A computed fold for a 74-nucleotide RNA from a Candidatus Dojkabacteria bacterium, annotated as transfer RNA. The RNAcentral record of the sequence draws on ENA. Its mean pLDDT, the model's own confidence on a scale to 100, is 82. Rfam family: tRNA. By type it is a transfer RNA. Rfam's curators write: Transfer RNA (tRNA) molecules are approximately 80 nucleotides in length.
RNA sequence: GGACCGGUAGCUCAACUGGUUAGAGCACACGGCUUACAUCCGUGAGGUUGGGAGUUCGAGUCUCCCCUGGUCCA
Numbered sequence: 001g002g003a004c005c006g007g008u009a010g011c012u013c014a015a016c017u018g019g020u021u022a023g024a025g026c027a028c029a030c031g032g033c034u035u036a037c038a039u040c041c042g043u044g045a046g047g048u049u050g051g052g053a054g055u056u057c058g059a060g061u062c063u064c065c066c067c068u069g070g071u072c073c074a
Stems, first nucleotide, its partner, number of pairs: 001073007010026004019057001028044005050066005
């Protein structure tokens, strides 16, 4: 220098062929249970989907540029 894959909640990951509130588990907060803690049960908060632009009635999803991590080639 080139090719490919990835970046979504604090962490690990979903989200089908673009479609009508972006979810799950763990973690966290609160409540229940307990003498108490843990476990367990319930509820809740937490996201401008890496950044920007474009296409579209509509973008996490498609296109382009940039940033970043990984693998491979030279």